[in-house]
This is a predicted structure of a 112-nucleotide RNA (FMN riboswitch aptamer (RFN element)) from a marine sediment metagenome.
């Protein structure tokens, strides 16, 4: 660098109101992949959704602060915060239920 094979997303068992709600209030859990002097959901870049296109493409897309130890940490330690597609519902969804036995960022392994 080409081929092929496998793997590649968690998460409301508690409480109110109500004819109805895992969608509202309280209270809880959860955290794709690569990278980054040291491990990050919020730092970088991707990915997945979404617009746009006949296609290759192109666009758009959340959220962090103090303070501590260190040669180095927005990553570890205290603290105190925020954030979450798109459809669909007896009522408004990260979390239930569907596109999905689907894509997939990209691991690993074999084989030339």
């Nucleotide at each position: 660098c080409c081929u092929c094979u496998u793997c590649g997303g968690g998460g409301c068992u508690g409480g109110g109101u109500g004819a109805a709600a895992u969608u509202c209030c309280c209270g809880g859990c959860c955290g794709g992949c690569g990278g980054c002097g040291a491990a990050c959901g919020c730092c970088c870049g991707c990915g997945a959704g979404c617009c746009u296109g006949a296609a290759a493409g192109g666009g758009c897309u959340g959220a962090u602060c103090c303070g501590g130890u260190g040669a180095a940490a927005c990553u570890c330690c205290g603290g105190a915060g925020c954030c979450g597609a798109c459809a669909g519902u007896g009522a408004a969804a990260g979390u239930c239920u569907g596109g999905a036995a689907g894509g997939g960022a990209g691991a690993a392994g074999a084989g030339g």
RNAcentral holds the sequence, with entries from MGnify.